A computed fold for a 168-nucleotide RNA from a sheep gut metagenome, annotated as Lysine riboswitch aptamer. Rfam family: Lysine riboswitch aptamer. For this family Rfam cites "Riboswitches Control Fundamental Biochemical Pathways in Bacillus subtilis and Other Bacteria" (Mandal et al., Cell, 2003). From the family's description: Riboswitches are metabolite binding domains within certain messenger RNAs that serve as precision sensors for their corresponding targets. Allosteric rearrangement of mRNA structure is mediated by ligand binding, and this results in modulation of gene expression. This family includes riboswitches that sense lysine in a number of genes involved in lysine metabolism, including lysC.

RNA sequence: GGUAGAGGUUGCGCCGAUCAAAAGUAAGAAGCCGGAUGUGCCGUACACAUGCGAAGGCUUAAGAAAGGGUGAGGCGCCGAAGGAACGGUUUUUGCGGAAGACCGGAUCCUGGGCAUACGCUUAACAAUCGUAUGACUGUCAUCCGAAUGUAUCGGAUGGGGAGCUAUC
Repeated sequence: GGUAGAGGUUGCGCCGAUCAAAAGUAAGAAGCCGGAUGUGCCGUACACAUGCGAAGGCUUAAGAAAGGGUGAGGCGCCGAAGGAACGGUUUUUGCGGAAGACCGGAUCCUGGGCAUACGCUUAACAAUCGUAUGACUGUCAUCCGAAUGUAUCGGAUGGGGAGCUAUC
C1' cells in the first nucleotide's frame, strides 16, 4: 500500500407511510370602531393599494399550508458520516446592504452513541449543530491482579478513526 472485517442504551447516511406541533395562527369573508397611511427583508429609487376609507383594534362563523420535528417500513453503508474555514451558483422589484437556499470543500476538527450545562438556528427548552463536563461503549498500548497452559478473564492509566483486527 491492496483486500476483507468489527464497534451499536436509536452505529451512520438517504427515501419515507404516519403522527404531533405550527394553530384556532395566516390569508380570505361579514360586522363594528378608527381616520391617513400602508405593502414590496433594510436603505434608496420605483411600482402598487388607499377618503368608493390606509395602518391599527374588537367581534362572529368557518379555517389552512410550508419550512422545522417524529418515524412504521425500505435502501446504501462502517470516515459510515457530521461540522467549520474558504470558494461558487442562485433567490428575495432595480441598485447597495443583508439574509436564505443549493453545490464544492483531506485546508482544519470529531472513534461512537447517551446525559447535563451553555451558545447558534427556531414558533418551540421539538430538533440539528458547536463547545465544555460526566459516566458508558468499542479498540490498541502500558502496568497490576487471578490463573499457570502464555491463551483467557478482571482492574487502572493513556492514545486517536490518517485508528484497530485479519490477510496478501